[in-house]
RNA sequence: GGGUGCUUAGCUCAAUGGCAGAGCAAUCGGCCGUUAACCGAUAGGUUGGAGGUUCGAGCCCUCUAGCACCCG
Numbered sequence: 001g002g003g004u005g006c007u008u009a010g011c012u013c014a015a016u017g018g019c020a021g022a023g024c025a026a027u028c029g030g031c032c033g034u035u036a037a038c039c040g041a042u043a044g045g046u047u048g049g050a051g052g053u054u055c056g057a058g059c060c061c062u063c064u065a066g067c068a069c070c071c072g
Stems, first nucleotide, its partner, number of pairs: 001071007010024004018055001026042005048064005
């Protein structure tokens, strides 16, 4: 230099172009003599960034940043 993949909640990951979710963690509550475990609830997201297509984009297209791998 060329190519492929990944980037979504604090972490690990989902999500057929049609309301962005789960588990763990956090917070609050229940249970318990206390803690842990268990049960319930709550909060937490400019979906890496910028444009484009579309009535509508996490998803499709272009550019770009970071990481990993392959080729030279």
Molecule: transfer RNA
Organism: uncultured Erysipelotrichaceae bacterium